[in-house]
RNA sequence: UUUUAUCCAGAAAGGUGGAGGGAAAAGGCCCGAUGAUACCUUAGCAACCAGGAAUUUAUUUCCCAGGUGCUAAUUCCUACCCAAAUAAAAAUUUGGGAAAGAUAAGA
Repeated sequence: UUUUAUCCAGAAAGGUGGAGGGAAAAGGCCCGAUGAUACCUUAGCAACCAGGAAUUUAUUUCCCAGGUGCUAAUUCCUACCCAAAUAAAAAUUUGGGAAAGAUAAGA
């Protein structure tokens, strides 16, 4: 870079550190000196892959926790397209899809 799958569930304490942070330009809304984001340790959550068992051989079920991952807010929300409702319109709301991103497994 690309392919496939998933993304409204779940799970925090301590230490270091000291100013912005929540992926990205923008808007909104939040978090943050009662110390955020980040990093480390421990604990936990989950079950993608690995491993084990079963048989209905499947897009199956169960066990386990070795490799990852994750532990504010739906991926915090919007953005682009389509549909519906309201509206004179701008627009707003709802639903669907795309794009972008994250994670896993493969190429």
Molecule: SAM riboswitch aptamer (S box leader)
Organism: marine eukaryotic metagenome